Transfer RNA from a Candidatus Cloacimonadota bacterium, 75 nucleotides, folded computationally. The prediction has a mean pLDDT of 80. It was read from a public genome assembly. Its Rfam family is "tRNA". By type it is a transfer RNA.
RNA sequence: UGGGUAGUCGCCAAGUGGUAAGGCAACGGGUUUUGGUUCCGUCAUCCGUAGGUUCGAAUCCUGCCUACCCAGCCA
Numbered sequence: 001u002g003g004g005u006a007g008u009c010g011c012c013a014a015g016u017g018g019u020a021a022g023g024c025a026a027c028g029g030g031u032u033u034u035g036g037u038u039c040c041g042u043c044a045u046c047c048g049u050a051g052g053u054u055c056g057a058a059u060c061c062u063g064c065c066u067a068c069c070c071a072g073c074c075a
Stems, first nucleotide, its partner, number of pairs: 001071007010024003018055001026042005048064005
């Protein structure tokens, strides 16, 4: 430098055009003498970032950023 893959909550992770599941963690509460266990509830106006297309975008298109893989160049 070129090609490929990926980026979603604190962590993991589903969602592939119709408006963000789930688990862990966290927080509040019940039970308990206390803690743990257990039960109930809350938890993404938002998907790396900036634009575009569309009635509608995490999803499609373009640029950029980051991580990893492959190839090449210089020393």